c-di-GMP-I riboswitch aptamer from Ferrimonas balearica, 98 nucleotides, folded computationally.
Its mean pLDDT, the model's own confidence on a scale to 100, is 82.
The sequence was found by an Rfam model in a public genome assembly.
[in-house]
RNA sequence: CGACGAAAAAGGCAAACUUGGCGAAAGCCAGGGACGCAAAGCUUCCGGUCUAAGGUGUCGGACUCAGGUCCAGAACUAUUGAUAGCGGGGCUGCCGGG
Numbered sequence: 001c002g003a004c005g006a007a008a009a010a011g012g013c014a015a016a017c018u019u020g021g022c023g024a025a026a027g028c029c030a031g032g033g034a035c036g037c038a039a040a041g042c043u044u045c046c047g048g049u050c051u052a053a054g055g056u057g058u059c060g061g062a063c064u065c066a067g068g069u070c071c072a073g074a075a076c077u078a079u080u081g082a083u084a085g086c087g088g089g090g091c092u093g094c095c096g097g098g
Base pairs, nucleotide, nucleotide: 001098004096005095012037013036017032018031019030020029021028022027035085041091042090043089045088046087047086048083049082050081054077055076056075058073060071061070062069063068
């Protein structure tokens, strides 16, 4: 310097599940626990996926003289949620080997 990860050492992280907490949910945080990981360190910039509180229009029902209001259902929606252990990009880094 940094394209590479055979073997090794020192260490590191921690899926499912589970206990407690947070959240509308997806999911997250802490403890236990290890399926795995050489960036499974950090970062939503791009794409994907998940969720849909709020929003949008809508079927039905109730109320109202009416404008309209309310209830319940399904649909769409991330400008705001989640995923970095879905992929790409960016930044940083241990050991080895070159």